[in-house]
RNA sequence: GGGGAGAUCCAGAUGGUCGCGUCCCUUCGGGGACGAGGAAAGUCCGAGCUCCAUCGGGCAGGGUGCUGGUUAACGGCCAGUCGCGGCAACGUGCAGGAAAGUGCCACAGAAAUCAGACCGCCCGGGCUCCGGCCCGGGUAAGGGUGAAACGGUGAGGUAAGAGCUCACCAGCGCCCCCGGUGACGGGGGCGGCUCGGCAAACCCCACCCGGAGCAAGACCGAAUAGGAGAAGAGAGGCGGCCCGUCUCGCCAUGAUUCUCGGGUAGGUUGCUGGAGACGCGGAGUGAUCCGUGUCCUAGAGAAAUGACCAUCACGGAUCGUUGAUCCGGACAGAACUCGGCUUACGGAUCUCCCCCUGU
Numbered sequence: 001g002g003g004g005a006g007a008u009c010c011a012g013a014u015g016g017u018c019g020c021g022u023c024c025c026u027u028c029g030g031g032g033a034c035g036a037g038g039a040a041a042g043u044c045c046g047a048g049c050u051c052c053a054u055c056g057g058g059c060a061g062g063g064u065g066c067u068g069g070u071u072a073a074c075g076g077c078c079a080g081u082c083g084c085g086g087c088a089a090c091g092u093g094c095a096g097g098a099a100a101g102u103g104c105c106a107c108a109g110a111a112a113u114c115a116g117a118c119c120g121c122c123c124g125g126g127c128u129c130c131g132g133c134c135c136g137g138g139u140a141a142g143g144g145u146g147a148a149a150c151g152g153u154g155a156g157g158u159a160a161g162a163g164c165u166c167a168c169c170a171g172c173g174c175c176c177c178c179g180g181u182g183a184c185g186g187g188g189g190c191g192g193c194u195c196g197g198c199a200a201a202c203c204c205c206a207c208c209c210g211g212a213g214c215a216a217g218a219c220c221g222a223a224u225a226g227g228a229g230a231a232g233a234g235a236g237g238c239g240g241c242c243c244g245u246c247u248c249g250c251c252a253u254g255a256u257u258c259u260c261g262g263g264u265a266g267g268u269u270g271c272u273g274g275a276g277a278c279g280c281g282g283a284g285u286g287a288u289c290c291g292u293g294u295c296c297u298a299g300a301g302a303a304a305u306g307a308c309c310a311u312c313a314c315g316g317a318u319c320g321u322u323g324a325u326c327c328g329g330a331c332a333g334a335a336c337u338c339g340g341c342u343u344a345c346g347g348a349u350c351u352c353c354c355c356c357u358g359u
Base pairs, nucleotide, nucleotide: 001355002354003353004352005351006350007349008348009347010346012312013311014310015309016308017307018306020035021034022033023032024031025030037331041342042341044340045339046338047337048336049213050212051211052210061209062208063207064206065205066080067079068078069077070076081095082093083092084091085090096204097203101202102201103198104197105196118143119142120139121138122137123136124135125134126133127132151169152168153167154166155165156164170194172191173190174189175188176187177186178185179184217269218268219267220266227260228259229258230257231256234253236251237250238249239248276295277294278293279292280291281290282289283288314328315327316326317325318324319323
């Protein structure tokens, strides 16, 4: 000088003018306090809280899946193991079981797991135009197909061959020793000689899981309509020996008035002091935990949090080198509350790795 890897931090500051929202005060003129984020976002996981359901257990269904730790909890996070990628810093994993069972493995190929033979090689027989061809059998070393072909190399052996035998290596299973809490790592011995892949196919194993959500839920509660009960003007029917009238009783209807209960609009609450924020000290590699001090920091209703000016800070460009002028600041925006993940986005700093070059 070039190329990379990882981590952390900031998200302008102060003052003024005008404006917006909530709360408090008010002499009603106004005054005061407070007012978004690292992601407030996506609503993808996990919780608190609330209501409903619920003895307990099982089935079904769903989720998680190396080990240890962390946490209220998690599919998160931390530390490690193994695999893969990278020269490296480092990154990354949909990382239990295929020797329980079932299923699948396109095309090609003889054959894709109850194996199998196209070319080739070898043996026997037959024919022959002496080049070979046909039939029967053996073989899987070589060729060929495929993403994948039933261990690899060498030697012996054989008609040709083959773990058929042997040596070494790889893999698998079992046993032992050492290190580690463990996943696992290192070493040694024995065995039969070799066993394909897919579980993000069914399945098996281990662990976990009730549902709905602040429009949850609780309290108060109009107007109108309808419900229940009481009072009840008026008119109708029946009865009181027959008819009429009057009066009384009963039955049904019933204007109107009052009371009660449910429930709608609306209001109050839930609502923000909490697994809280920051500082310091301690334990731990770390996630995280413990102790201690200080602080209170939006909570509204479809819902405010803005604009301008000045000074300073930061970055860039130009002039120039004390400085001056101009420009610039992204993504985005609370709605019950937390812990994560993911996505969007401007800038700064530090550490580490590799290559080239100079001294």
Molecule: Bacterial RNase P class A
Organism: bacterium